[in-house]
């Protein structure tokens, strides 16, 4: 920065006009729309204080842009890791140069491809060593029980490194000097640290962008959040009416269901209940409407397809052909990450 121009059909929103069939015009996916990984807006609920569960961060300092945010950019420091060199060693120091998510590998669990004996509560394959034993051409061979991590070999990585002593042959077995581990009311530094002092021969590899542990942060849910608005029947709640109430039926007969209890009485009826019926209140299913952006836009649903001309790669002598990526909005927004084409540096 995501294949460029036209065409022809079609989907979807918007606005005009219509003779209500359509017609005219104008909008219509992304850099990630994805993962939901960390902020923000806005909304409910929750909210003395914690704590389990989940999540995210990870040296130290200072500056910069952002909401003091996530989270980005730039410089310094420390401490690592790689190549080279000095230097004969994957041990140490030094110098150069390049890297970057750098708390914990001595709390536990777990992995360590392939070679190779062995990849970890340390390992005999070849190899050295000593002794028996057998043969021997007397140099040695072979086989048996032991020692040994020095030397080969294998590997990214093999049990501290170097050099002596010391040994049968060897080993921190002991010495030195390097490294290492503990520790320390020491010294330097704004910190991360880095020096020094004591002790300890000092067996215990890497990987935590594996689980975990450790600190620090975060209240939960999420627009299906959530507001408003609400018929109809049945259920519920309160109040009228009522011994009679509904319904065919608007009114009277008339016919059909339900109910037909209970007190008081001066017998004329009065209260109070039952069915039935009326009104209100509750409640929010189904629903509508909001939230909801407007030059994308809702309904979980639209944003295509196909041709013609250019382009790019790749086949091919040519003609031509074949192929043009990851993926696809759904309350907004900021970032981080994953995925993908091309073209530059």
């Nucleotide at each position: 920065c995501g294949a460029g121009c036209g065409g022809u059909c079609g989907c979807u929103c918007c606005g005009g006009c219509u003779u209500c069939g359509g017609c005219c015009g104008g909008g219509g996916a992304g850099g990630a729309a994805a993962g939901u990984c960390c902020g923000g807006a806005c909304u409910c609920c929750a909210u003395a204080g914690g704590g389990c569960g989940g999540g995210a961060u990870g040296u130290c300092c200072c500056g910069u842009g952002g909401u003091c945010a996530a989270c980005g950019c730039g410089g310094g420091a420390a401490g690592g890791g790689c190549g080279c060199c000095g230097c004969g060693a994957u041990a140490c120091c030094g110098g150069c140069g390049c890297c970057g998510a750098u708390g914990g590998a001595a709390a536990g669990u777990g992995c360590c491809a392939c070679a190779g004996a062995a990849a970890a509560c340390a390992a005999a394959c070849c190899g050295c060593c000593u002794u028996c034993c057998g043969c021997u051409c007397c140099g040695g061979c072979g086989g048996g029980a032991g020692g040994c991590a020095a030397g080969g070999g294998u590997g990214a990585a093999a049990a501290g490194g170097c050099g002596g002593u010391g040994c049968a042959a060897g080993a921190g077995a002991c010495c030195a000097c390097c490294g290492g581990g503990c520790c320390c009311g020491c010294g330097c530094g704004a910190a991360a640290g880095c020096g020094g002092a004591g002790c300890c021969g000092c067996a215990u590899g890497g990987c935590a962008a594996a689980c975990c542990c450790c600190a620090u942060c975060c209240g939960g849910a999420g627009c299906a959040a959530g507001a408003u608005c609400a018929a109809a029947u049945a259920g519920g709640g309160a109040g009228g009416u009522g011994a009679g109430g509904c319904g065919c039926u608007g009114c009277c007969c008339g016919c059909g269901c339900c109910g037909u209890u209970c007190g008081g009485u001066c017998c004329g009826c009065c209260g109070a209940u039952a069915a039935a019926u009326c009104u209100c209140c509750g409640g929010g299913u189904u629903g509508a409407u909001c939230g909801c952006g407007u030059u994308a836009g809702a309904a979980a649903a639209a944003u295509g397809a196909u041709c013609g001309c250019g382009c790019g790669u790749c086949a091919g002598c040519g003609a031509u052909g074949a192929c043009g990526a990851c993926a696809g909005a759904a309350u907004c927004u900021g970032g981080c990450u994953u995925a993908u084409g091309a073209a530059c540096a």